[in-house]
RNA sequence: CCGUGCUAGGCGGGGAGGUAGCGGUGCCCUGUACCUGCAAUCCGCUCUAGCAGGGCUGAAUUCCCUCUCGAGGGUCGCCGGCUUCCGAGGCCGGUGCACCGUGCGGAGGCGUUGAUGGCCAGGUCCCGCACGAUGACGGCCCGUGAACCAGGUCAGGUCCGGAAGGAAGCAGCCUUAAGCGGCCUCCGUCAUGCGUCGCGGGAGUGCCUGGCCGGAGCUGAAGCCGGCGGCACGCUCGGAAACCCGUCUCGACGGAGGGUGCACGG
Numbered sequence: 001c002c003g004u005g006c007u008a009g010g011c012g013g014g015g016a017g018g019u020a021g022c023g024g025u026g027c028c029c030u031g032u033a034c035c036u037g038c039a040a041u042c043c044g045c046u047c048u049a050g051c052a053g054g055g056c057u058g059a060a061u062u063c064c065c066u067c068u069c070g071a072g073g074g075u076c077g078c079c080g081g082c083u084u085c086c087g088a089g090g091c092c093g094g095u096g097c098a099c100c101g102u103g104c105g106g107a108g109g110c111g112u113u114g115a116u117g118g119c120c121a122g123g124u125c126c127c128g129c130a131c132g133a134u135g136a137c138g139g140c141c142c143g144u145g146a147a148c149c150a151g152g153u154c155a156g157g158u159c160c161g162g163a164a165g166g167a168a169g170c171a172g173c174c175u176u177a178a179g180c181g182g183c184c185u186c187c188g189u190c191a192u193g194c195g196u197c198g199c200g201g202g203a204g205u206g207c208c209u210g211g212c213c214g215g216a217g218c219u220g221a222a223g224c225c226g227g228c229g230g231c232a233c234g235c236u237c238g239g240a241a242a243c244c245c246g247u248c249u250c251g252a253c254g255g256a257g258g259g260u261g262c263a264c265g266g
Base pairs, nucleotide, nucleotide: 001266002265003264004263005262006261009057010056011055012030013029014028015027020046021045022044023043024042034054035053036052037051038050063259064258065257066256067255068254072250073249074248076246077245080244081243083241084240085239086238087237088236089235094233095232096231097230099227100226101225103224104223108219109218110217117213118212119211120210121209122208123207124206125202126201127200128199129198130196131195132194133192134191135190136189137188138187139186141182142181143180144179150175151174152173153172158167159166160165
């Protein structure tokens, strides 16, 4: 120096949190680097710091150490920057919105087929009556309707009589009373969340309709002015959150350098 077979070691790492401390399960960041069982109301260990069992690789690109780079995580900032939100207060002005005005303004609309205004009449409003409508009840009408204690007629049968002939009277039939059912219409009574170019009385200028007088206006958005504080900002105090910056701390992946066994054979 080469070959063969072993062993140490390796088969992910890190952050926060948890813990007396160390790992793990769980969360997060990197990254792809064995399997099974245990495990946050935790599981297993003790500075040699997962435990138990199995498998692969194996002294070097793969193991160990140092330096470097730096993803990412955590602490601090009452004296870091920017933005937003919540609560309380304050402002009358620096802003905006809202409200008010016999204010200015005037786009537009209506108007000589007659504006503002005035007068008259009627309606709408209230009360009473009348008529109608609706509802309820009753009547009229129709039908039904009495074993006997309604009527008429009363077969059969019964009674009186010497006979002639009479008498009472069940069933049946007919008519009706009380009752029951129907009832388009008609009549009457009562009632009303109803109606009327009906009648009378009242109220009233609000609105509508019509007529008359009169003869040119009536209405009005945007915008502006004034007032008013109502609301919301700017402002102050307190609290919270995200991002950025700075300090401290841990630090993966990567890069550079160095170090490290045993046995046998040639």
Molecule: Bacterial large signal recognition particle RNA
Organism: Conexibacter sp.